[in-house]
Context: one part of a larger RNA
RNA sequence: UGACGGGGGUCCGCACAAGCGGUGGAGCAUGUGGUUUAAUUCGAUGAUACGCGAGGAACCUUACCUAGACUAGAAUGCUGCUUGAAUUUGUCUGAAAGGAUAAAGGCCGCAAGGACAAGUAGCAAGGUGCUGCAUGGUUGUCGUCAGCUCGUGCCGUGAGGUGUUGGGUUAAGUCCCGCAACGAGCGCAACCCCUAUCAUUAGUUGCCAACAGGUAAAGCUGGGGACUCUAAUGAAACUGCCUACGCAAGUAGCGAGGAAGGCGGGGAUGACGUCAAAUCAUCAUGGCCUUUAUGUCUAGGGCUACACACGUGCUACAAUGGCGGGUACAGAGGGUUGCGAGUCUGCGAAGAGGAGCUAAUCCCACAAAGCCCGUCUCAGUUCGGAUUGGAGUCUGCAACUCGACUCCAUGAAGCUGGAAUCGCUAGUAAUCGCAAAUCAGCCAUGUUGCGGUGAAUACGUUCCCGGACCUUGUACA
Repeated sequence: UGACGGGGGUCCGCACAAGCGGUGGAGCAUGUGGUUUAAUUCGAUGAUACGCGAGGAACCUUACCUAGACUAGAAUGCUGCUUGAAUUUGUCUGAAAGGAUAAAGGCCGCAAGGACAAGUAGCAAGGUGCUGCAUGGUUGUCGUCAGCUCGUGCCGUGAGGUGUUGGGUUAAGUCCCGCAACGAGCGCAACCCCUAUCAUUAGUUGCCAACAGGUAAAGCUGGGGACUCUAAUGAAACUGCCUACGCAAGUAGCGAGGAAGGCGGGGAUGACGUCAAAUCAUCAUGGCCUUUAUGUCUAGGGCUACACACGUGCUACAAUGGCGGGUACAGAGGGUUGCGAGUCUGCGAAGAGGAGCUAAUCCCACAAAGCCCGUCUCAGUUCGGAUUGGAGUCUGCAACUCGACUCCAUGAAGCUGGAAUCGCUAGUAAUCGCAAAUCAGCCAUGUUGCGGUGAAUACGUUCCCGGACCUUGUACA
């Protein structure tokens, strides 16, 4: 100087408390451990691994296993030599890859040679092989915590200190006052994006108040720019004003005005560093290893196994509900190898057909919870839907291992979950649906977004956990 303390002081955080909803019990989905296996490829392992890399494992992917093949190789460039145009079509064998073989074809140039191809000898190959404890780059975490430092000066023999401590204040090393310090940098904040209000500009594909036309209805048409909206520019919030307290910074106000008030709400943004944290399997790369194999191709299998254990989820156990009928209101996205309307067929998944749309125009696309009416009457049920049987649809060379969906039948566990444990402070939790990426299809209940409905509680900081500053002890560094 740090680190640590079941030392002290001050302060903060869904840290506790106050609340709401879960997990832990059931069934299933998914990941992991373990076990099994020819293989169940590899990595990630307290917090900071475990719906993680994987934003799509039937083949491919694929790295694993078994079997069959190739050896300058699956790709590309260069050099020497030899041969042949290139190219096309077969035949045999085979699961394919591969191997063997036949025929057609006869390029440019007088020639030398050239384009192209094959063989051969080389120069470069190849490796998801090892080392993340040799590395770059990237990432997690402490933590969006308020800290981490420097120059000069001063103090100390020196390590080092001071500044950065103190008194207030703040979300903040934020600001004020004081002070052997005076300044500065990286962080904080602001500048950036979205959102809440208004104005201006613009008015199609969006909108429709007034005026016409028109319909069963409909911005459907003429037209209009008022409104909504779209998307560009600007305004607006600064403790600016008032009152109280205070030297100031600032704090308080069920003060004003205002769409918004004291950081308005979100996002992006992550200081010096810590964990020899993670990644050699995104990529790059040193060293080592391999070169008729640890490289490459192909078929099939495996990554989907299953006495068991754990994590994360979905669906439930019902009446604030289930079922049937009717009816209302979003936002954000995607679409030409695509989205696919109306119409017809089918109980349905879907099929036939194809209007329109390169999209504020057309389509995906009926939002669902909600509201109205009816029914069920507390039961393992008209709850719950696992499992299994049968029949089908679709994608795709191909759904056996191992796809999704539909219909009929079947109708398991489960009656609110022990010890323990998680999330959340407002348009949040809870609950309801919608969309997208990946994608032929899909094991999506995942992820990332979007909107609809919309709470309760916070006395407080004694305690648990984590953190910040000052101080104290130490046989630790």
Background
The part of an RNA shown here (small-subunit ribosomal RNA, 3' major domain) has 477 nucleotides and comes from a Bacteroidota bacterium. Its Rfam family is "Bacterial small subunit ribosomal RNA". The organism belongs to Bacteroidota, within Bacteria. RNAcentral holds the full RNA, with entries from ENA. The prediction has a mean pLDDT of 83.